[in-house]
């Protein structure tokens, strides 16, 4: 750097140094000299991997016993409960919101179809679904 996969409406900040930006990108909106980003220290959150714990839990390689239908042992896998040893991650705002698309509701101008009611296209606003992009973990090249 690429690929696969899971998650992203929860949660958790103080101090020191430094000194102007930051929130990935675009737009919006927001944070910021009452100190941005960054670095360091300590603290914390969380539970992806790992480790440990719980349960007469589920499956079960294989084996044993006998009354041949059951019973017993059991490698290993999965699940549940909790902890936090280690590896990451994270500590403004839902990934801050939207971006592409589908459906739908209301409203509106022009145009088209229609005898009319009305329908189609387009635009604005709202709602719901899907996707893209991004972030993080785990696995892999």
């Nucleotide at each position: 750097c690429g690929c696969u996969u899971a998650u992203c409406c929860a949660g958790a900040g103080u101090g020191a140094c430094c000194g102007a930006g930051g929130g990935a990108c675009g737009a919006g909106c927001c944070c910021u000299u009452u100190g941005a980003a960054g670095u360091c220290a300590c603290c914390g959150c969380a539970a992806c991997c790992u480790u440990c714990c719980c349960c007469u839990g589920c499956c079960g390689c294989g084996g044993g016993c006998c009354c041949c239908g059951g019973c017993c042992c059991a490698a290993g896998g999965c699940g549940u409960u909790g902890a936090a040893u280690g590896g990451u991650g994270c500590g403004a705002a839902u990934u801050c919101u939207c971006g592409c698309u589908u459906u739908u509701a209301a409203c509106g101008u022009c145009g088209c179809c229609u005898u009319u009611u009305g329908g189609c296209c387009c635009g604005u606003u709202g709602a719901a679904g899907g996707g893209a992009a991004g972030a993080u973990g785990a696995g892999u090249g």

A computed fold for a 141-nucleotide RNA from uncultured Algisphaera sp., annotated as SAM riboswitch aptamer (S box leader).
It matches the Rfam family "SAM riboswitch aptamer (S box leader)". Its family is annotated with regulation of gene expression in the Gene Ontology.
Of the family's consensus pairs, 94% are formed in the model.
Model confidence (mean pLDDT): 81 of 100.